Background: A computed fold for a 74-nucleotide RNA from an Oscillospiraceae bacterium, annotated as transfer RNA. Model confidence (mean pLDDT): 80 of 100. Its Rfam family is "tRNA". It is annotated as a transfer RNA. Rfam describes the family as follows. Transfer RNA (tRNA) molecules are approximately 80 nucleotides in length.
């Protein structure tokens, strides 16, 4: 240099034949339970879906560029 993969909540990830409000587990907040803690039950918050632009009535999803990481190859 060429090719490919990954990037979504604090962490690990799901969701990609475009569509209803973007989700789960863990963690965290508050409450219940307990003499108390843990376990358990309930509640709540947390995301410009790496970034920029384009296509579309509509984009996490399609297209182009770009950043970071990983791999293959010369």
């Nucleotide at each position: 240099g060429g090719c490919g993969g990954c990037a979504u909540a604090g962490c690990u990830c799901a969701g990609u034949u475009g569509g209803c409000u973007a989700g789960a587990g863990c963690a965290c907040u508050c409450g219940g339970u307990u003499c108390a803690u843990a376990c358990c039950c309930g509640u709540g918050g947390a995301g410009u879906c790496g970034c920029u632009g384009g296509u579309u009535c509509a984009a996490a999803u399609c297209c182009a560029g770009u950043u970071g990481c990983c791999g293959c190859u010369a």